[in-house]
RNA sequence: CGGGAUGUGGCUCAGUCUGGUAGAGCGCUGCGUUCGGGACGCAGAGAUCGCGCGUUCAAAUCGCGCCAUCCCGA
Numbered sequence: 001c002g003g004g005a006u007g008u009g010g011c012u013c014a015g016u017c018u019g020g021u022a023g024a025g026c027g028c029u030g031c032g033u034u035c036g037g038g039a040c041g042c043a044g045a046g047a048u049c050g051c052g053c054g055u056u057c058a059a060a061u062c063g064c065g066c067c068a069u070c071c072c073g074a
Stems, first nucleotide, its partner, number of pairs: 001073007010026004020057001028044005050066005
């Protein structure tokens, strides 16, 4: 320098192909249960979807540029 993959709550990942309410598990908080804890049950908080611009009535999703990490090539 060229090509490819990945980037979404604290963590691990779905959702993208086919644009239409942002989800799951673990974790966290509160309550119940228990002598207490764990486990279990109920409820709750938590994500500008890597950044910017564009297309569209509407973008995590489509287009362009950039950034970070990893892989391959030179």
Molecule: transfer RNA
Organism: Desulfovibrionaceae bacterium